[in-house]
Predicted 3D model of a 250-nucleotide part of an RNA (large-subunit ribosomal RNA, domain VI) from Parcubacteria group bacterium GW2011_GWA2_47_10b. The source organism's lineage runs through Bacteria and Bacteria candidate phyla. The prediction has a mean pLDDT of 89.
Context: one part of a larger RNA
RNA sequence: CGUUGGUUCUUGAGGGGAGUUCUUUCUAGUACGAGAGGACCGAAAGGAACGUACCUCUGGUGUACGAGCUGUCGUGCCAACGGCACCGCUCGGUAGCUAUGUACGGACGGGAUAACCGCUGAAAGCAUCUAAGCGGGAAGCCCACCCCAAGAUGAGGAACCGUUUGAGGACCGUGAGAGACUAUCACGUUGAUAGGCCCUAGGUGUAAGUACUGUAAAGUAUUGAGCCGAGGGGUACUAAUAGUCCGAGU
Numbered sequence: 001c002g003u004u005g006g007u008u009c010u011u012g013a014g015g016g017g018a019g020u021u022c023u024u025u026c027u028a029g030u031a032c033g034a035g036a037g038g039a040c041c042g043a044a045a046g047g048a049a050c051g052u053a054c055c056u057c058u059g060g061u062g063u064a065c066g067a068g069c070u071g072u073c074g075u076g077c078c079a080a081c082g083g084c085a086c087c088g089c090u091c092g093g094u095a096g097c098u099a100u101g102u103a104c105g106g107a108c109g110g111g112a113u114a115a116c117c118g119c120u121g122a123a124a125g126c127a128u129c130u131a132a133g134c135g136g137g138a139a140g141c142c143c144a145c146c147c148c149a150a151g152a153u154g155a156g157g158a159a160c161c162g163u164u165u166g167a168g169g170a171c172c173g174u175g176a177g178a179g180a181c182u183a184u185c186a187c188g189u190u191g192a193u194a195g196g197c198c199c200u201a202g203g204u205g206u207a208a209g210u211a212c213u214g215u216a217a218a219g220u221a222u223u224g225a226g227c228c229g230a231g232g233g234g235u236a237c238u239a240a241u242a243g244u245c246c247g248a249g250u
Base pairs, nucleotide, nucleotide: 001151005161006160007159008158009157010156014148015147016146017145020048021047022046023045024044025043026042032037050105051104052103053102054101058099059098060097061096065092066091067090068089069088070085071084072083073082074081075080109143110142111141116136117135118134119133168246169245170244171243172188173187174186175185176184193239194238195237196235197234198233199232200231202228203227204226209222210221211220212219213218
């Protein structure tokens, strides 16, 4: 820009993805075979690699979380803290992200077939799967499974709203299940969208101060304390105010 107002939900022409394989058990030490050995068919279980999704578990990361430790500088000093030293080093670790972790997938089934196997059957009194006709038959083909999809210009369909009572959209703002920007999605006071605050999950691991014990280093009590980023819930305290624009006929 088109589809000729708009919102929501859809159909699926067409396209893409997937498509793998092994071992063991039963059938059965059966059929077969002198024996050695050892099935078809059918049924089940467990794997490998690959793929998709996810973070409950197991781990990784987690430079805005907690703790320990060293040197030095600073807050007048003690104590307690802060800066720098690769995040100073070390030990743990929430959310998120993640695999080596977890779940699931290939299937089942249907149709038409290939090689091939057949039925009936003439030409050619026989024979012949083929010439007419009719079956069976693949990991392959078409469907089935998953995804995209009406620019499918052949631009589809349904419901509802609106056409002077202007439906809807955008600007602007708060944001994240989104994200380079944009877009998408959630919310904008008829409000839990983000921050703050409260509660809580979870992490770290018993803060500071004070008291007691000890000559002291320290220990004990207060105390599972104190602190805490992204998690969950609640709460209008703060900010989403107010408003403007676009928008449907020849």